[in-house]
RNA sequence: GGCCCGGUAGCUCAGUGGUAGAGCGACAGAUUGCAGAUCUGAAGGUCUCGCGUUCGAUUCGCGAUCGGGCCU
Numbered sequence: 001g002g003c004c005c006g007g008u009a010g011c012u013c014a015g016u017g018g019u020a021g022a023g024c025g026a027c028a029g030a031u032u033g034c035a036g037a038u039c040u041g042a043a044g045g046u047c048u049c050g051c052g053u054u055c056g057a058u059u060c061g062c063g064a065u066c067g068g069g070c071c072u
Stems, first nucleotide, its partner, number of pairs: 001071007010024004018055001027041004048064005
């Protein structure tokens, strides 16, 4: 330098056009002598950034950037 894959909640990941979810964690409550385990609840996200396509973009196109891989 070329090509491919990826960036979504604190962490690990779903979601392939119609205003984003799960598990774990953290928090509150129930339970317990206290804690753990268990159960319940609520919170938590400018979907890496910019531009474009579209009535509508996390999703499609182009560019940038960061991470991983292959080739030279």